The RNA shown here (transfer RNA) has 73 nucleotides and comes from a Defluviitaleaceae bacterium. The source organism's lineage runs through Bacteria, Bacillati, Clostridia, Lachnospirales and Defluviitaleaceae. Rfam family: tRNA. It is annotated as a transfer RNA. It was read from a public genome assembly.

[in-house]
RNA sequence: GCGCCCGUAGCUCAGGGGAUAGAGCGACCGCCUCCUAAGCGGUAGGUCACAAGUUCGAUUCUUGUCGGGCGCG
Numbered sequence: 001g002c003g004c005c006c007g008u009a010g011c012u013c014a015g016g017g018g019a020u021a022g023a024g025c026g027a028c029c030g031c032c033u034c035c036u037a038a039g040c041g042g043u044a045g046g047u048c049a050c051a052a053g054u055u056c057g058a059u060u061c062u063u064g065u066c067g068g069g070c071g072c073g
Stems, first nucleotide, its partner, number of pairs: 001072007010025004018056001027043005049065005
C1' cells in the first nucleotide's frame, strides 16, 4: 500500500429502516440475614466512533475519515 471484519452503557455483547435503544456482568439503593456472602426487588448509566449522503424516517443502507483486528504484498 491492497483486501476483509469490527467500533452500541464502566466491561462483554445483542439489535441490520419506524419501540422509550436492550441483555449479562459491574455500580448504587432496598428486602432478607446477628454480620458478610448468596438470593430477591429496584435505580442510575448511551453525542449507537466522527462527518456527509439516501429516505417521510438511519444505531441499521451508501461514501469518506479515524481507531482496532486478521490476511496479502